Predicted 3D model of a 475-nucleotide part of an RNA (small-subunit ribosomal RNA, 3' major domain) from Alteromonas arenosi. Rfam family: Bacterial small subunit ribosomal RNA. Gene Ontology terms of the family: structural constituent of ribosome and ribosome. The organism belongs to Neoalteromonas, within Bacteria.

Context: one part of a larger RNA
RNA sequence: UGACGGGGGCCCGCACAAGCGGUGGAGCAUGUGGUUUAAUUCGAUGCAACGCGAAGAACCUUACCUACACUUGACAUGCAGAGAACUUUCCAGAGAUGGAUUGGUGCCUUCGGGAACUCUGACACAGGUGCUGCAUGGCUGUCGUCAGCUCGUGUCGUGAGAUGUUGGGUUAAGUCCCGCAACGAGCGCAACCCUUGUCCUUAGUUGCCAGCAUUCAGUUGGGCACUUUAAGGAGACUGCCGGUGACAAACCGGAGGAAGGUGGGGACGACGUCAAGUCAUCAUGGCCCUUACGUGUAGGGCUACACACGUGCUACAAUGGCAUGUACAGAGGGAAGCGAGACAGUGAUGUGGAGCGGACCCCUUAAAGCAUGUCGUAGUCCGGAUUGGAGUCUGCAACUCGACUCCAUGAAGUCGGAAUCGCUAGUAAUCGCAGGUCAGCAUACUGCGGUGAAUACGUUCCCGGGCCUUGUACA
Repeated sequence: UGACGGGGGCCCGCACAAGCGGUGGAGCAUGUGGUUUAAUUCGAUGCAACGCGAAGAACCUUACCUACACUUGACAUGCAGAGAACUUUCCAGAGAUGGAUUGGUGCCUUCGGGAACUCUGACACAGGUGCUGCAUGGCUGUCGUCAGCUCGUGUCGUGAGAUGUUGGGUUAAGUCCCGCAACGAGCGCAACCCUUGUCCUUAGUUGCCAGCAUUCAGUUGGGCACUUUAAGGAGACUGCCGGUGACAAACCGGAGGAAGGUGGGGACGACGUCAAGUCAUCAUGGCCCUUACGUGUAGGGCUACACACGUGCUACAAUGGCAUGUACAGAGGGAAGCGAGACAGUGAUGUGGAGCGGACCCCUUAAAGCAUGUCGUAGUCCGGAUUGGAGUCUGCAACUCGACUCCAUGAAGUCGGAAUCGCUAGUAAUCGCAGGUCAGCAUACUGCGGUGAAUACGUUCCCGGGCCUUGUACA
């Protein structure tokens, strides 16, 4: 100087407390461990691995296994020789591949040849998702959006170092004020950026409709006031008033205001820590393989299943289930695409193809809600697993191993032990919608809106963190 203490002081955080809803019990989905297997490819492992890499394993992907094949190679550059490229059909085969066969002579040219592309040959070389993340770059997680981490000059100390950065107040903040052997400065904080909340101006179609006509309908005439859209501005600064305070910084209350003291949300992550993660995104040193640890193909596997754990979904019901009727979103996507009306089917869906590269058309009926009826506490008109049958769709192909529909079947489950998680407001809870991935496949992920709470006395205690101080046989 740090680190540590079941030392002290001050302070903060859904850290506790106060509340609300969960997990842990059930069934299923998914990931992991373990076991099994020819293979169940590899990585991630307290918080910070486990719906994680994977924004989507039937083939492909694919790295694994088995079998069959290739060896200048699936891919790149260089050399030589031949042939345009390309294409039709048949045979063997699981295919890769091998054998035979048809059509075709193109482009530029100094007529030597050349540019693509294909085949053959030899060698330099290619190739490796092989090892090492403890050789590395880059990227990322985490402490932590915590308020800290440092430097120059000066001063003090023999020196390591100290001072500044400590102290008195204050703040979300090393934020600001005052004091001070310090005076300044940098990286962080804040602000500048995006979005949302109010108003104004500009603009008025595909958007909107107050008044005037018109219609089944903003449908049409008309209008751009309103809503809205999207560009530019205004607005919030402790600016104003009162009080407290040290005449300061600031704090408390108030006015005005759409908004008040960082208005809400996001992006943004200091010096560093964990030899944290990644050699399988990529790049790369070293090592290793080179008729194989490289490459191609078919089939299988990654989907196994006495079990254990994590994360979710659906429930156990009456604040509910079912039936009928009926109301209101936002944000997205659409051309090998979204696909309307109509018709067929109980339905998944099919036939067909209007419109739309979209404020116009389509996906697109939002659902919870509201109204009426029914069920009457029951393993039920709860719950839907499992299984049988029949189908639909995508796709060469749904056996291993897809999703969906209809009929039948109707399991566990009556609110969950010890323990444990999230959340402070348009939040939790609850309800649906969309998108990416994607041929097909979503209970996951990322967004979007609808309905919409309870509680916080307080900081003694648990956990994590910041500052000062003290002890230490630790570095």
Model confidence (mean pLDDT): 85 of 100.